About this RNA:
This is a predicted structure of a 72-nucleotide RNA (transfer RNA) from a Magnetococcales bacterium.
RNA sequence: GGGCGGUUAGCUCAGGGGGAGAGCACUACCUUGACACGGUAGGGGUCAUAGGUUCAAAUCCUAUACUGCCCA
Numbered sequence: 001g002g003g004c005g006g007u008u009a010g011c012u013c014a015g016g017g018g019g020a021g022a023g024c025a026c027u028a029c030c031u032u033g034a035c036a037c038g039g040u041a042g043g044g045g046u047c048a049u050a051g052g053u054u055c056a057a058a059u060c061c062u063a064u065a066c067u068g069c070c071c072a
Base pairs, nucleotide, nucleotide: 001071002070003069004068005067006066007065010024011023012022013021018055026042027041028040029039030038048064049063050062051061052060
């Protein structure tokens, strides 16, 4: 330099046109002599950035950034 993939909650990830989600973690309460486990409730998001298409974009297109694998 070229090809392909990835970027979504603190972490690991799902979701590929119309509701932003799961597990773990975190907070409060219940439970316990206390802790752990368990139960109930709750908080937390510029969906990498910019532009485009669309009535509507996390989702489609383009560029850029970062990152992984492969080729040279």

It matches the Rfam family "tRNA". Its mean pLDDT, the model's own confidence on a scale to 100, is 84.